[in-house]
RNA sequence: ACGUUGACUGCGCCGAAUCCCGGCGCCCGCCGGGAACGGGGGACCCACCCACUGGGGUGCAUCCUUCCGGGCUGGAAGGACGGCGACUUCCGACGCCGAACCCGUCAGCUAACCCCGUAGGCGUUCGGAGGAGCGUUG
Numbered sequence: 001a002c003g004u005u006g007a008c009u010g011c012g013c014c015g016a017a018u019c020c021c022g023g024c025g026c027c028c029g030c031c032g033g034g035a036a037c038g039g040g041g042g043a044c045c046c047a048c049c050c051a052c053u054g055g056g057g058u059g060c061a062u063c064c065u066u067c068c069g070g071g072c073u074g075g076a077a078g079g080a081c082g083g084c085g086a087c088u089u090c091c092g093a094c095g096c097c098g099a100a101c102c103c104g105u106c107a108g109c110u111a112a113c114c115c116c117g118u119a120g121g122c123g124u125u126c127g128g129a130g131g132a133g134c135g136u137u138g
Base pairs, nucleotide, nucleotide: 011123012122013121014120018035019034020033021032022031023030024029036118037117038116039115040114041113046108054106055103056102057101058100062080063079064078065077066076067075068074081098082097083096084095085094087131088130089129090128091127092126093125
C1' cells in the first nucleotide's frame, strides 16, 4: 500500500415490516397494550356459470416460442411483459432481478363486523426539464 474478516457508529437501499407506553426490583431479555403501515375473511346489489385436469392467497416475480431429452420437473437461448437502482414527477441512457412460501377441497366483489403481520436481506448509476424541502449568506 492492497485485500479479507469481525465489532461499533453514522448515512442509506429492497420490503408493510416503524414509533410509543406499561409490567417483570434494574440491564439484557420476555410479556402485554396503543398508534401507524400492510394483508386476509366477510352482505344486499352487481358479477360469474357446473364438474374435470381441484381451487385459492402473499409477492414485481408472469406468459409465449425453440432446443437440451419420450414425459413431469429442471436448464439454455430469444421475445413480450412486470419490478428495482439516495427527495419526487416526466423523458433518455445504463445496470440488475423476475424468487420463495402459505391455505388445505374452501373463499368473486363486498358495508358492518372478524382475523393476521410488523420479518428478512443488503451497500445503492448518470444526464435533461419541472416541483418540493433543508442549510448558509445578505